[in-house]
Molecule: transfer RNA
Organism: Flavobacteriales bacterium
RNA sequence: GGGACGUUAGCUCAGCUGGUUAGAGCGCUACCUUGACAUGGUAGAGGUCACUGGUUCGAGUCCAGUACGUCCCA
Numbered sequence: 001g002g003g004a005c006g007u008u009a010g011c012u013c014a015g016c017u018g019g020u021u022a023g024a025g026c027g028c029u030a031c032c033u034u035g036a037c038a039u040g041g042u043a044g045a046g047g048u049c050a051c052u053g054g055u056u057c058g059a060g061u062c063c064a065g066u067a068c069g070u071c072c073c074a
Base pairs, nucleotide, nucleotide: 001073002072003071004070005069006068007067010026011025012024013023019057028044029043030042031041032040050066051065052064053063054062
């Protein structure tokens, strides 16, 4: 320098053919349970869907560019 893939909650990851309010597990907070802890139960908080722009009535999803990461080629 060229190419492929990836970027979504604190962490690890789903998200179908573009459709109404974006999810799971773990973790976190409060309460119940215990003498106390752990386990278990109930409820809850937590998101610039990497960034910028475009297409569309409508974008996490499609298109272009940028950034970062992993891998391959040189």